[in-house]
RNA sequence: GGGAUCAUAGCUCAGCCGGGAGAGCGUUCGCUUCACAUGUGAAAGGUCAUGGGUUCGAGUCCCCUUGGUCCCA
Repeated sequence: GGGAUCAUAGCUCAGCCGGGAGAGCGUUCGCUUCACAUGUGAAAGGUCAUGGGUUCGAGUCCCCUUGGUCCCA
């Protein structure tokens, strides 16, 4: 230099063919216990990497940029 792939909650990741943003773990609070652990119920937590485009509507499609991983040279 060329190419592929990835970027979604604090962490690991789903989200299929464009229409409701989610799970597990973690955190906080409650119940249970003399107390802790375990168990159990609930809650908080997201500019979906950045900017733009298409569309009635974008995490999802298209383009630029940034960063990670891999391949080729």